[in-house]
RNA sequence: CGGGGAUUGGCGCAGGGGUAGCGCGCUUGUUUUGGGAGCAAGAGGCCGUGAGUUCAAAUCCCACAUCCCCGA
Numbered sequence: 001c002g003g004g005g006a007u008u009g010g011c012g013c014a015g016g017g018g019u020a021g022c023g024c025g026c027u028u029g030u031u032u033u034g035g036g037a038g039c040a041a042g043a044g045g046c047c048g049u050g051a052g053u054u055c056a057a058a059u060c061c062c063a064c065a066u067c068c069c070c071g072a
Stems, first nucleotide, its partner, number of pairs: 001071007010024004018055001026042005048064003052060001
């Protein structure tokens, strides 16, 4: 320098046009002498940044940033 991949709650991931969910973790309640496990409820992300297309974008297009892989 060229090509490809990834970026989504605290962590790991799903969702690939119709306003975001799962597991673990966290909080509260219940249970227990207490803790853990179990059960119930809840909080927490406007989806890496910017711009565009669209009635509507996490999803499609473009640029950039960071990380990983391949090539030179």